[in-house]
RNA sequence: AGAGUUUGAUCCUGGCUCAGAUUGAACGCUGGCGGCAUGCUUUACACAUGCAAGUCGAACGGCAGCACGGGGGCAACCCUGGUGGCGAGUGGCGAACGGGUGAGUAAUGCAUCGGAACGCGUCCUGUAAUGGGGGAUAACCUAGCGAAAGUUAGGCUAAUACCGCAUACGUCCUGAGGGAGAAAGCGGGGGAUCGUAAGACCUCGUGUUAUAGGAGCGGCCGAUGUCGGAUUAGAUAGUUGGCGGGGUAACGGCCCACCAAGUCUACGAUGGAUAGGGGUUCUGAGAGGAAGGUCCCCCACAUUGGAACUGAGACACGGUCCAAACUCCUACGGGAGGCAGCAGUGAGGAAUAUUGGUCAAUGGACGCGAGUCUGAACCAGCCAAGUAGCGUGAAGGAUGACUGCCCUAUGGGUUGUAAACUUCUUUUAUAAGGGAAUAAAGUGAGGGACGUGUCCCUUUUUGUAUGUACCUUAUGAAUAAGGAUCGGCUAACUCCGUGCCAGCAGCCGCGGUAAUACGGAGGAUCCAAGCGUUAUCCGGAUUUAUUGGGUUUAAAGGGAGCGUAGGUUGACAUAUAAGUCAGCUGUGAAAGUUUACGGCUCAACCGUGAAAUUGCAGUUGAUACUGUAUGUCUUGAGUGUACAAGAGGUGGGCGGAAUUCGUGGUGUAGCGGUGAAAUGCUUAGAUAUCACGAAGAACUCCAAUUGCGAAGGCAGCUCACUGGGGUACAACUGACACUGAGGCUCGAAAGUGUGGGUAUCAAACAGGAUUAGAUACCCUGGUAGUCCACACAGUAAACGAUGAAUACUCGCUGUUUGCGAUAUACAGUAAGCGGCCAAGCGAAAGCAUUAAGUAUUCCACCUGGGGAGUACGCCGGCAACGGUGAAACUCAAAGGAAUUGACGGGGGCCCGCACAAGCGGAGGAACAUGUGGUUUAAUUCGAUGAUACGCGAGGAACCUUACCCGGGCUUGAAUUGCAGAGGAACAUAGUUGAAAGAUUAUGGCCGCAAGGUCUCUGUGAAGGUGCUGCAUGGUUGUCGUCAGCUCGUGCCGUGAGGUGUCGGCUUAAGUGCCAUAACGAGCGCAACCCUUAUCAUUAGUUACUAACAGGUCAUGCUGAGGACUCUAGUGAGACUGCCGUCGUAAGAUGUGAGGAAGGUGGGGAUGACGUCAAAUCAGCACGGCCCUUACGUCCGGGGCUACACACGUGUUACAAUGGGGGGUACAGAGGGCAGCUACCGGGCGACCGGAUGCCAAUCCCAAAAACCUCUCUCAGUUCGGAUCGAAGUCUGCAACCCGACUUCGUGAAGCUGGAUUCGCUAGUAAUCGCGCAUCAGCCACGGCGCGGUGAAUACGUUCCCGGGCCUUGUACACACCGCCCGUCAAGCCAUGGGAGCCGGGGGUACCUGAAGUACGUAACCGCAAGGAGCGUCCUAGGGUAAAACUGGUGACUGGGGCUAAGUCGUAACAAGGUAACC
Repeated sequence: AGAGUUUGAUCCUGGCUCAGAUUGAACGCUGGCGGCAUGCUUUACACAUGCAAGUCGAACGGCAGCACGGGGGCAACCCUGGUGGCGAGUGGCGAACGGGUGAGUAAUGCAUCGGAACGCGUCCUGUAAUGGGGGAUAACCUAGCGAAAGUUAGGCUAAUACCGCAUACGUCCUGAGGGAGAAAGCGGGGGAUCGUAAGACCUCGUGUUAUAGGAGCGGCCGAUGUCGGAUUAGAUAGUUGGCGGGGUAACGGCCCACCAAGUCUACGAUGGAUAGGGGUUCUGAGAGGAAGGUCCCCCACAUUGGAACUGAGACACGGUCCAAACUCCUACGGGAGGCAGCAGUGAGGAAUAUUGGUCAAUGGACGCGAGUCUGAACCAGCCAAGUAGCGUGAAGGAUGACUGCCCUAUGGGUUGUAAACUUCUUUUAUAAGGGAAUAAAGUGAGGGACGUGUCCCUUUUUGUAUGUACCUUAUGAAUAAGGAUCGGCUAACUCCGUGCCAGCAGCCGCGGUAAUACGGAGGAUCCAAGCGUUAUCCGGAUUUAUUGGGUUUAAAGGGAGCGUAGGUUGACAUAUAAGUCAGCUGUGAAAGUUUACGGCUCAACCGUGAAAUUGCAGUUGAUACUGUAUGUCUUGAGUGUACAAGAGGUGGGCGGAAUUCGUGGUGUAGCGGUGAAAUGCUUAGAUAUCACGAAGAACUCCAAUUGCGAAGGCAGCUCACUGGGGUACAACUGACACUGAGGCUCGAAAGUGUGGGUAUCAAACAGGAUUAGAUACCCUGGUAGUCCACACAGUAAACGAUGAAUACUCGCUGUUUGCGAUAUACAGUAAGCGGCCAAGCGAAAGCAUUAAGUAUUCCACCUGGGGAGUACGCCGGCAACGGUGAAACUCAAAGGAAUUGACGGGGGCCCGCACAAGCGGAGGAACAUGUGGUUUAAUUCGAUGAUACGCGAGGAACCUUACCCGGGCUUGAAUUGCAGAGGAACAUAGUUGAAAGAUUAUGGCCGCAAGGUCUCUGUGAAGGUGCUGCAUGGUUGUCGUCAGCUCGUGCCGUGAGGUGUCGGCUUAAGUGCCAUAACGAGCGCAACCCUUAUCAUUAGUUACUAACAGGUCAUGCUGAGGACUCUAGUGAGACUGCCGUCGUAAGAUGUGAGGAAGGUGGGGAUGACGUCAAAUCAGCACGGCCCUUACGUCCGGGGCUACACACGUGUUACAAUGGGGGGUACAGAGGGCAGCUACCGGGCGACCGGAUGCCAAUCCCAAAAACCUCUCUCAGUUCGGAUCGAAGUCUGCAACCCGACUUCGUGAAGCUGGAUUCGCUAGUAAUCGCGCAUCAGCCACGGCGCGGUGAAUACGUUCCCGGGCCUUGUACACACCGCCCGUCAAGCCAUGGGAGCCGGGGGUACCUGAAGUACGUAACCGCAAGGAGCGUCCUAGGGUAAAACUGGUGACUGGGGCUAAGUCGUAACAAGGUAACC
């Protein structure tokens, strides 16, 4: 310090999440040690038991119990307060401290700083006293009551208990004369004197009384600060103030009587919610944010509520009284209690300890003191709950040992210097021994000094923790390691299992058969006596922004103006000193934090000092700025005078055109409307047309990026009234200004009320169409409304999506209205309205003197999306509705701008048998073939829009064959290594069987050896057309032979990307040319290759034969030739090269020339980057998975050939351009030895029997249509040939399922084919035959080739389909087969309303009213003082009543959210098919 996550990618905005630190924590796994510090956060819930506040005999009377002494008694025992002491009691001090808790409390609190009207026990320092009397009472004794708690009566007695009297330095009161008011003794010692004694007396100590001062503590008052909400806006009657009283320690409405009507509040009163406050703690760079446990200070409370008493101090945690709830005892009459003290128990809870030791130290109460008490405190116990430290060994040790786990490409790697082994150490542990400090000091005893109650010295005694810390010795590596993680963020990777299951997950997200993400293992990483998880808070988050954010489009400018409070405010001068700045003073407790030094072996921890405590208050100065006061100025602002402009506003008057209606005329059959129609109007005369009349509404042209207005808005002409702005001048005022929360006013359209008006148009509504539907779009009608007046409403995408004001900051250009001077020109200047651009700004688009730039002032608003501008509440409104305005819940995004694609029922340009123009087909029939479906034991498998379907298959009778049934085999049908055993191999002949196989017999043994061969057994290995083409290689289809796809460098952009590759012209072409921030290049195009068309040359056999010669019935048959054809090698040729026209050029064009061929000559091969998870694991190869007496393999038979049906591709036809008969001519390219076969013979024929040539330019297979001629004459025919019958031929082990062919007979459908659809642009379509592969044969009408004959048409690019380029829109990117909206149906969740029902806290009114203070008081008691009793006021609590507020619950009901595959439509995104939206 950042990172992940929205997208195909990018830059922003923006949320969510993570890495850090923290804790009084909890949970999971694990656990060696001691040090320090912590430990009910929940029920201020209830509490058994023990302890937590006593002490003083030097205040007192006394003596229950103990000890001692004395006396009596033989003894048992009795008596004796005499002594030490002391239960209970009187009295004094303390109990108001210490300890606990945080319920209440938003100020009677706390923090900081001040103030005046106060009090004080103990303590300190002074002053003055401490005289003399009195009456009681507890204890005790006696007698009662009661279960108990307790209590009554009578009697005796003391005090430092109580009460008079005396006195009064000082005190208090006063009318200034005076008046009032106190006390207590006790202890030690004692020479003289007195006294019988006690004692008096003296002295010392201590106490007591009064008073003054101090220290310290406490009470009261003020200022400032101190949580959130306005969906809490008004609150208040003792309320605010005064006067006079009362009360208090003291001021005060603190209380009372009277008077006045005030007081608080938008700078947030009042009411409601929450909460002890601070020092400090955590976090953070800081500013801040969060917290207030332990420790310290303050406050409040003590079961709940009220009250006072005592006292210096309380309205009192371990006191009293009363009320309430609860618990306990009870003899039922009545009593007792208060752990939020320390332990402990129950309950609650995720969760928090011992019913421990000691007063040794520190501190407290009492006491003269010794001392007693002290759950304060100090210690110990429990808990990894925290923090800091230590250890679990160290060094060496490689053939990187063996084995194991794991991985592997089988070579190895890793665990791993790890181990073993060698040497060393002993912290810790165990055992033994020694062994502190904490005791400074105090007490007791003795002594000394002086200032006579203090100090000092000696000695004695006092230790819980503790035989602890620490030290020494011995033993021996001995006693001691786990947790989490390993997809990215985030350090660390492999195997196996699982198979959208089980599961993980902080976010993104993993898991659907090869998971580094689940579970296990090995390995690794990080921490370590801990490690993880959960929770909390801060940080990161500049994501509430003071430091330090924004508002055109991401969330966000109020619809506009006026204006109040408030905020801000021009120039000069003087004064002041509030803000501001500086110095000083006081304070800011300690602890904590920081720091220096020091003490525990270190550290944590602790001690001493310093700094800091940024604050508050006071005081002395400074005066630039701000404020305040005063004076002045003119530039801001306003006024004045003079001009010019304008759809600015309001109210009258007037006008013409159009529309509709009415009347009359002319006139006749339609009009109107639409994509097309219909509804509608019309022979009762429409529409059209002419004339006249009526009504209402709106104002053509001018007219414009024009003008005016604050915005909304404003348009015929004219009159009246009226607002504002501008220019020029510089006369007047002299800061009068800007903004503006609340407030007030204006505010389109629609809407509402009342009354008018109503021509047009037109929600609703009706009808007609469209449609699957059409509650729409279109059409015909049509009412509110549209218009006017008055009143409401108060909202709009009220937009420039841009608040107002002021100042400053380059330019160019258009336009409106002014100015000056003579001017319509030019230039300048002012105020507007526009366009383009620089700097700058901005995420970009863009803005740019009319800022979204640079600054200042003020206001408004925003803080993820949805829920929701919704609910509830309140305010406004006649209503409609408006304003204000949440939460639960849910998601990880939502969003802005720009980029590249894709897409559009967007646009432009261009191409293609794409359409059009033509020719011939398919779709109808029969058959062939393939597919689907169905069937079946099986009908093996694959291919499925284009891009499957005469496809894999270029040959299914067996085989093939993968399928089914049945019969066999199991190292196997085939390949191969090793070991063992046996035998040659092999041949022949049997039995059985459907065959495979099983089984038998006979003969026979290679090689010199090494070895070979066969069979069997065992083993390693086989085999699989089993699965996954979505794990793959290779190959292929398609877009598409379409013209595209990219790169380097440069440049532009924050970036994705762009440019180049765009633009103009051109081309078949990203083919070229020109232009150009691009310049070049690559893969494609083209060319190079093959073939074909022409020529030349070379070479002539098996081809050819012109000339010469020979021969034949005939034939290049022969000699010969190298001319020709042909064959097959090498070359030539075509390049817009030439000419004309057009053009810058590229190029186009011309029936141009020449040429065999002309603009790529024709055809082929050649297929860019990529797309379709396209096809293929069954051609082959291959990863993984699966089977192994079977999913392998052999054999026989069957099936792949089934058949109601549907589709694709073909063949043959439907006939006369034809069928049949006869005659006759012409190819090319191929094939041939298990072959093609001439020729001869037989057969009607398929074919058969002979025979010959040819391993091929030599021989053979081997043409048809055409042409000539005869016949048929439009018929289901002499068309057509299916189907069926019979007889045959051939192949083959075998033609039944299931072959082809031949002959004879039979002679079906079909007479040119609906919607729709296919091919083809020239040697093409159409038509005719020939050949080949596969192959024994063939279901071939298929496929691949070959030649023969040989057309028609193309105006053209509007439309359909496909494609290319540019541009545009987009909410698409799985990319339109996209995305996506709403109702309904189902499940779950939270929430609003709701007849009601059940609570809660508080207020008001009334009734009742305990205890208690104060006050009052005739009867009773007392001699009296006084008391009892009773009453009054106030009041806790209780009751009643009506409202308000706030929770829970509620039949039913409303919408909302979420949930792979439900229903209906298709609203939005493209012109989304009616532009969308408010």

About this RNA:
This is a predicted structure of a 1478-nucleotide RNA (small-subunit ribosomal RNA) from an uncultured bacterium. The RNAcentral record of the sequence draws on ENA, Greengenes and SILVA. Rfam family: Bacterial small subunit ribosomal RNA. Rfam links the family to the GO terms structural constituent of ribosome and ribosome.